A computed fold for a 74-nucleotide RNA from a Mollicutes bacterium, annotated as transfer RNA. The prediction has a mean pLDDT of 81. It matches the Rfam family "tRNA". The family's RNA type in Rfam is transfer RNA.

RNA sequence: GGCGGUGUAGCUCAGUUGGCAAGAGCAUUCGGUUCAUACCCGAAAGGUCGGGAGUUCGACUCUCCCCGCCGCUA
Repeated sequence: GGCGGUGUAGCUCAGUUGGCAAGAGCAUUCGGUUCAUACCCGAAAGGUCGGGAGUUCGACUCUCCCCGCCGCUA
């Protein structure tokens, strides 16, 4: 250089042909339980969906450019 994959919450990830106000587990905070801690149960907070542009009534999802990471290959 060429090809392919990937980027979504602090971490690991899901998101089903474009459409309900974007989710789960762990972690964090608060509450319950306990003499107390842990386990367990409940709740809350936490996201410019890597950046930009385009298509569309509507984009995490489609198209183009750029950036980071991983793999294959010369």